[in-house]
RNA sequence: CCAGCUGGCCGGGCAGCCGCGCAUGUCAAAAGCCGAAAGGCGGCAUGUGAGGAAAGUCCGGGCUCCAGGGAAACACGGUGCCGGAUAACGUCCGGCGGGGGCGACCCCAGGGAAAGUGCCACAGAAAGGAAACCGCCCCGCCUGCAAAUCGGCUGCUCGCAAGGCAGAAGAGCCGAUUUAUUGGCGGGGUAAGGGUGAAAGGGUGGGGUAAGAGCCCACCGCGCAACUGGUAACAGGGGCGGCAUGGCAAACCCCACCGGGAGCAAAACCGAAUAGGGACGGCGUGCCGGGCGCAAGCCUGGCGAUCAGUUUCCGGGUUAGUCGUCCGGGUGGGUUGCAGGAGGCGGAUGGCAACAUCCGUCCCAGAUGAAUGGCUGCCGCGCCGGGCUCGCGCCCGGCCAUACAGAACCCGGCUUACAGGCCAGCUGGCAUU
Numbered sequence: 001c002c003a004g005c006u007g008g009c010c011g012g013g014c015a016g017c018c019g020c021g022c023a024u025g026u027c028a029a030a031a032g033c034c035g036a037a038a039g040g041c042g043g044c045a046u047g048u049g050a051g052g053a054a055a056g057u058c059c060g061g062g063c064u065c066c067a068g069g070g071a072a073a074c075a076c077g078g079u080g081c082c083g084g085a086u087a088a089c090g091u092c093c094g095g096c097g098g099g100g101g102c103g104a105c106c107c108c109a110g111g112g113a114a115a116g117u118g119c120c121a122c123a124g125a126a127a128g129g130a131a132a133c134c135g136c137c138c139c140g141c142c143u144g145c146a147a148a149u150c151g152g153c154u155g156c157u158c159g160c161a162a163g164g165c166a167g168a169a170g171a172g173c174c175g176a177u178u179u180a181u182u183g184g185c186g187g188g189g190u191a192a193g194g195g196u197g198a199a200a201g202g203g204u205g206g207g208g209u210a211a212g213a214g215c216c217c218a219c220c221g222c223g224c225a226a227c228u229g230g231u232a233a234c235a236g237g238g239g240c241g242g243c244a245u246g247g248c249a250a251a252c253c254c255c256a257c258c259g260g261g262a263g264c265a266a267a268a269c270c271g272a273a274u275a276g277g278g279a280c281g282g283c284g285u286g287c288c289g290g291g292c293g294c295a296a297g298c299c300u301g302g303c304g305a306u307c308a309g310u311u312u313c314c315g316g317g318u319u320a321g322u323c324g325u326c327c328g329g330g331u332g333g334g335u336u337g338c339a340g341g342a343g344g345c346g347g348a349u350g351g352c353a354a355c356a357u358c359c360g361u362c363c364c365a366g367a368u369g370a371a372u373g374g375c376u377g378c379c380g381c382g383c384c385g386g387g388c389u390c391g392c393g394c395c396c397g398g399c400c401a402u403a404c405a406g407a408a409c410c411c412g413g414c415u416u417a418c419a420g421g422c423c424a425g426c427u428g429g430c431a432u433u
Stems, first nucleotide, its partner, number of pairs: 001429010012379007020049008032041003051404001055415002058413005063263004069314006076259005081095005096110001097108004111254002116252002118248003133194002135190008144181001146179009202220006222241003227236003267336004277327007286303007304319004343362008382399007
C1' cells in the first nucleotide's frame, strides 16, 4: 500500500424568530366556554420531549382478567451435544463434534437408523440383508494361423580341380503330438479393472491365486472393553476383534425436557341513554324433602343434568333458557391503567466470557386523530464542475435537512432495512529497510 475478517460508535452541529406536548412550581383560582352528564379548557418560570432498529409480531416474560379454579395423565405444540448465564426463552457465553476457507474467521433443524414403518426417481446387471452389462480366469468343442518335435516322401544346397562317396545343415509336401493364439459356442469361478449413478457392500500398498476377493499382511478406517486427561460433551495412546448392518428422522416415529387461556382494543371506576324489544324455526326446560304464604310464588337442602381439547379426583357455578335468520331501538363519552423500572450512567471486585455483587449518581416522552414543527443564516459530511500542485493536498462555484425510517403498557431477545463516515484488533499478499 492492496484485499479480507471480527467487534464497537455516529448517522448532522451552532445561532436567531415564531409555534407545540408533558412534569413541577407559582399566579389566577371567580366568571366564562365545551358537554346530556362525568369531566375538560388559562398565564408565567424551570426542566424535559422518538430508534438502533421505534419496523416484523417470530419467541420469552412482567402486568391484568378468567370457577372450568387445583392436581395427575393423554392429546396438541415447542426444544434437542456438554457446561454455564438469565425473571425466562427457541436467547446469550464458553467448550466439544462436523463442514467451508490459505488464514483471520464463518456455518450446523448437533438425541436415536440394532423398536417399528416408509422412501432412495432416472440411469445402471444390481440400491438391503444383493447381483453380473463389459471384462478376467479355467474346462470342453469347432475354426484360422504360426512355431517346435517325431515320422514318411522327393529333389535340391554346401564343400572338393573333376568325378564319386560320406557327412552336416536346411527347403518343400503330408500326417500326428505339443505350445502359443484369432474368432465362436457351452459350462464353471470371480467382483480386483471398466461403465451407470448422489451413493455400488471399506480405502491404499504388498503377498497370494487359474484369475480374483480382508483370502493373508502393513497402515488408515470401523467396533469392543479397559486405562489416562477432562465437571461433562469428548479426546489420547496402546490392546483385542470381525474385516463389516448404506443413506434419509427440516420422513412418520421413539426417547428426554418444557408448556393454562385471552390480551392494554387486558382491566378498573364515573356519567348518560335505550327496547332485559319483536317475529319465525331448532334443541331444551328433571326428581325428592323442609319452611313461609289464601294463592301466585319465595327461601333452603339433597340427587341428577350441564359448564375444559379429552379422562379421573377435589372444589365451584348454573339449573331455564339457548342457538340461527329477519325487522327494529339506544350508546359509541370521560378518568385511571400510563411510566421509579428484571431502569440508565460511572467505578470497584469476581469470572476466559455471558454476567453477578457492592458503592456512587441521575430521572431521560406519555400523546389520544394523535405533540417535538416552520423560517432564516453560517458551518460540517457527501456529490458535481473548474483551476493549481511532482505528490500529499489546496482554492473557487453549485447542489444538499441528505440512509433505513417515527413511540402508543413495558422489558429481554431474534429477524429484516440502512446513503455516508469513524475507531480498535486480527488475517493474507506485495514492496522497502

Bacterial RNase P class A from Phyllobacterium sp. 21LDTY02-6, 433 nucleotides, folded computationally.
Rfam family: Bacterial RNase P class A. It is annotated as a ribozyme.
Lineage of the source: Bacteria > Pseudomonadota > Alphaproteobacteria > Hyphomicrobiales > Phyllobacterium.